[in-house]
Order: sequence, then structure tokens, then C1' cells
RNA sequence: CGAAGAGUAGCCAAGGCGCGUUAAGUGUUGCGAAACGGGACGUUGUUCGCAAACGAAAGGGCGGGGAAAAUUUUUCUUCCUGCGUCCUGCGAUGCCGCGGCGCGUCCGCUCUC
Repeated sequence: CGAAGAGUAGCCAAGGCGCGUUAAGUGUUGCGAAACGGGACGUUGUUCGCAAACGAAAGGGCGGGGAAAAUUUUUCUUCCUGCGUCCUGCGAUGCCGCGGCGCGUCCGCUCUC
């Protein structure tokens, strides 16, 4: 001097544990702020705050409670009820996360060729 390589923010995602289904959360738009390979510039993406508009996701089992009819009572039948619990779904759902992906230019790094 040249070659090769590593590393950010973050993204996808097997799996696990939750939350919501009582409208949370996610998503969209605008404004502002922050961090973001070791350094500089910058891109993409991310996060936070505020505002606005929009706005999705339930059935069943068991138990409890209530109502109606029959009945002396026990009881039985039907219906209602997220009050509790379980199962299975659903939600651009939260967290962790095997594994995979992951800086444009210049410099730096390796102690590799």
C1' cells in the first nucleotide's frame, strides 16, 4: 500500500410468558425532541412527548347469581347475566427471545493474508 474481516441503532422470527377482547394496545397524519459501528458528514430506520383524525378484536364448557312455569319441599326445564374460572379463537397486542439480517464516503480497529 492492497485484500479480507469485526462491530451500532434497529428489522424479521422458531419458541416462551403475559395483556386486551369492558375498545386498551397497535396502525395513520402533523409538530417537536433524543439516541443511533470508535471519529466526521450523511442516509435509512428507531424511540419519546404533544395534537388530530380514524378505529378492529367472542364463542363454548363448568360454577355462582337472577327470572319464569310446574311442585308442599327437594328438584327439574327454559331463559338472562363477562360475577368467577377453564378451553379454543381473535388483536397490524406487550415483554423475553433460539436463529437470521443489519451503514454510504473517508479515517480508525484486527494484529488475519
This is a predicted structure of a 113-nucleotide RNA (THF (Tetrahydrofolate) riboswitch aptamer). It matches the Rfam family "THF (Tetrahydrofolate) riboswitch aptamer". From the family's description: Tetrahydrofolate (THF) riboswitch was first reported for Ames et al. as an RNA motif in 5' untranslated (5'-UTR)regions of folate transport and biosynthesis genes in Firmicutes genomes. Its family is annotated with tetrahydrofolate metabolic process in the Gene Ontology. Its mean pLDDT, the model's own confidence on a scale to 100, is 77.